[in-house]
Predicted 3D model of RNase P RNA and transfer RNA as a complex of 444 nucleotides. Rfam match: Bacterial RNase P class A. Rfam describes the family as follows. Ribonuclease P (RNase P) is a ubiquitous endoribonuclease, found in archaea, bacteria and eukarya as well as chloroplasts and mitochondria. The family's RNA type in Rfam is ribozyme.
RNA sequence: GGAGCCGGCCAGGCAGCCGCCCGACCCGCGGGUCGGGAGGAAAGUCCGGGCUCCGGCGGACAGGGUGCCAGGUAACACCUGGGGGGCGCGAGCCCACGGAAAGUGCCACAGAAAACAGACCGCCCCGGGCCGUGGCCCGCGGUAAGGGUGAAAAGGUGCGGUAAGAGCGCACCGCGCGGGUGGUAACACGCCGCGGCACGGUAAACCCCACCUGGAGCAAGACCAAAUAGGGGAAUACUCGGGCGCCUCCGGGCGCGCGAACCGCCGUCCGCGCGGAUUCCCGGGUAGGUCGCUAGAGGCCGUCGGCGACGGCGGUCCCAGAUGAAUGGUUGCCCACGACAGAACCCGGCUUACCGGCCGGCUCCUUCC
RNA sequence: UGGGCCGUCGCCAAGUGGUAAGGCACGGGGUUUUGAUCCCCGCAUUCGGAGGUUCGAAUCCUCCCGGCCCAGCCA
Repeated sequence: GGAGCCGGCCAGGCAGCCGCCCGACCCGCGGGUCGGGAGGAAAGUCCGGGCUCCGGCGGACAGGGUGCCAGGUAACACCUGGGGGGCGCGAGCCCACGGAAAGUGCCACAGAAAACAGACCGCCCCGGGCCGUGGCCCGCGGUAAGGGUGAAAAGGUGCGGUAAGAGCGCACCGCGCGGGUGGUAACACGCCGCGGCACGGUAAACCCCACCUGGAGCAAGACCAAAUAGGGGAAUACUCGGGCGCCUCCGGGCGCGCGAACCGCCGUCCGCGCGGAUUCCCGGGUAGGUCGCUAGAGGCCGUCGGCGACGGCGGUCCCAGAUGAAUGGUUGCCCACGACAGAACCCGGCUUACCGGCCGGCUCCUUCC
Repeated sequence: UGGGCCGUCGCCAAGUGGUAAGGCACGGGGUUUUGAUCCCCGCAUUCGGAGGUUCGAAUCCUCCCGGCCCAGCCA
């Protein structure tokens, strides 16, 4: 000097005038003063919760979610650290990362054969025929080392052995099982022993295993006010069984409690609770106001602990609460000349969109001293 | 806000792991005096876009873009 990798920050600023919204105080028809007023993603609605109701209490199954280990957190599919695998010269980046020996599926075409899976070419022994220096054809048998097909074909290299071959045997590597050492663990080990080796892949195929998990959602829900028509029609069920007590005109009536049916607890079963339930059609009323609504798993600073995510302690601050939906217009200066883009109950994440600038650390290449 | 569905040639529209049906339209040729009709042939190598799983993806999974539908008070 060049090329990269990782982390953090900013998101126009200041001042004046007019116009908006909220809060506090004052004035008291009006109005005045002070303070505050969109984001890193406010977005997508992919996750996790807080909160509210079902609901006064459950169990199991199903359904759903996650998937290496250990931590963080209110929790998570997030984050941090570690292990394993892959990519990169490297700094670093990525992983949907349990199980194929529980079972069932699928692997087209090609190929002899695609999983308790094979003989197309080939190699060899024997028999027969032809030729006759080699050799060629047919048949029975042996073979899976060589070749071919394919994404993938009965572990790999070498030596021995064999009629020819083959873990057939051996050495090393790989694999499986048992042990030892280190580590909380996932795992690692140029460690020890046994074994000729259990068959290929695929679970973002069904599934098995481990762990987690009620349902709805702020248009949740609570309250106030107003108005009308608890209007009209239809259907299901509104019941049945037996027990106790009382009355009786002996037909029955009334009361109590049990079982069962309806309803509620997302679905199913068990269990529990309860007194009136459910559905459809026509028609009617109201589209109002207040709360929920912002003081928080909150921000900032310092300090301590921790590799880190983060946590403890101390101090300090209040920083949007609209509801047909608040930030606009204009002037001047500075300047990073501003893209993507506007809260609607609130937080913690993920993903996507994106202009310009600043700071720090690390890696590689080249050159010079 | 919550839930459901869709995107394949210019249009309509099958396909649900093994390499893209069909019809209309369009182009060319034949038949016909011409035209219509009819016959034959052609017509997707980006299945809304991007990435991933797999030997292989329209199909399975994730994210993104666009379109459609349903629901919410009192009684």